Transfer RNA from a Candidatus Heimdallarchaeota archaeon, 73 nucleotides, folded computationally. Its Rfam family is "tRNA". Gene Ontology term of the family: triplet codon-amino acid adaptor activity. Model confidence (mean pLDDT): 80 of 100. RNAcentral holds the sequence, with entries from ENA.
Formats: sequence, C1' cells, structure tokens
RNA sequence: GCCGCCAUAGCUUAGCUGGUAGAGCAAUCGGCUGUUAACCGGUAGGUCGCAGGUUCAAAUCCUGCUGGCGGCG
Repeated sequence: GCCGCCAUAGCUUAGCUGGUAGAGCAAUCGGCUGUUAACCGGUAGGUCGCAGGUUCAAAUCCUGCUGGCGGCG
C1' cells in the first nucleotide's frame, strides 16, 4: 500500500428481506429473609463509531473517514 470482517445501554451482545431498537449481566427500587447472599417483581439507562448520500422512512443500503482484528505484498 491492497483486500476482508467488526464498531448497537456501564459490560457481553440480538436485531435475517429498510418500517422507527430488545435481551442477559451490572446499577437502582421493592418483595422474600432475624441479617446478608440467593431467588422473585418493577424502573432507569441507546442521537446504533463519525460525516455525507439514497429513500416517505436507515442500526440495516451506498460513499468517505476513525478505531480494532485478520490476510496479502
């Protein structure tokens, strides 16, 4: 230098053919318990890496960039 894959909540991640984002753990509140843990229930937490483009509508499609991993030279 070229090619491929990945980037979504604090962490690990789902989201298939574009229709407006979910789970587990963690946090927090409550229940249970003599107390803690465990267990059960609720709540909050995301401008989907950044910037453009296409579209009525983009996490999803296209382009560039940034970061990570791998391959080739």